Transfer RNA from a Chloroflexota bacterium, 73 nucleotides, folded computationally. Rfam family: tRNA. Rfam classes the family as a transfer RNA. It was read from a public genome assembly. The source organism's lineage runs through Bacteria, Bacillati and Chloroflexota.
RNA sequence: GGGCCGUUAGCUCAGCUGGCAGAGCACCGGACUUUUAAUCCGGGUGUCCAGGGUUCGAGCCCCUGACGGCCCA
Numbered sequence: 001g002g003g004c005c006g007u008u009a010g011c012u013c014a015g016c017u018g019g020c021a022g023a024g025c026a027c028c029g030g031a032c033u034u035u036u037a038a039u040c041c042g043g044g045u046g047u048c049c050a051g052g053g054u055u056c057g058a059g060c061c062c063c064u065g066a067c068g069g070c071c072c073a
Stems, first nucleotide, its partner, number of pairs: 001072007010025004019056001027043005049065005
């Protein structure tokens, strides 16, 4: 330098054919009693990497850039 893949909640990751963003863990609030903690109930807490484009409508499609990984040179 070229190619491919990835970037979504604090972490690890889903998200169909474009139509109100989700799960587990963690966290927060409450209950309980067996109290370094466990169990139960409730709560999503988010600039979907950034900018632009297409569209009635974009996490999803197109363009450019950034960052990370792999391969080639």